[in-house]
RNA sequence: CUUAUCAAGAGCAGCGGAGGAACAGGUCCUGUGAAGCUGCGGCAACCACAUCCUUUUGGAUGCACGGUGCCAAUUCCUGCGGCAACCGCCGAAAGAUGAG
Numbered sequence: 001c002u003u004a005u006c007a008a009g010a011g012c013a014g015c016g017g018a019g020g021a022a023c024a025g026g027u028c029c030u031g032u033g034a035a036g037c038u039g040c041g042g043c044a045a046c047c048a049c050a051u052c053c054u055u056u057u058g059g060a061u062g063c064a065c066g067g068u069g070c071c072a073a074u075u076c077c078u079g080c081g082g083c084a085a086c087c088g089c090c091g092a093a094a095g096a097u098g099a100g
Base pairs, nucleotide, nucleotide: 001100002099003098004097005096006095011040012039013038014037015036019029020028021027023079024078025077026076041071042070043069046067047066049062050061051060052059053058075094080091081090082089083088
């Protein structure tokens, strides 16, 4: 840079000590202990793998030993545009993750 997905799901312990939720604003979480690290556990099923279909290297189903990812809140909400004009809806941008 390209592309797919982002309303579901899944936590305890030890060390550690005050911060964290990308950024800004809000709103939250946090000494009934934050971030981070480690161990074990779990969720999911992008890649991989198996079978089938298809022929566009795409689709369906399965699997979870392997490569990643994830385990407060919709990607916590809004941030730009359109519709509506109170609430709200749709799309984009940005971000995250996978694959290339």
Molecule: SAM riboswitch aptamer (S box leader)
Organism: sheep gut metagenome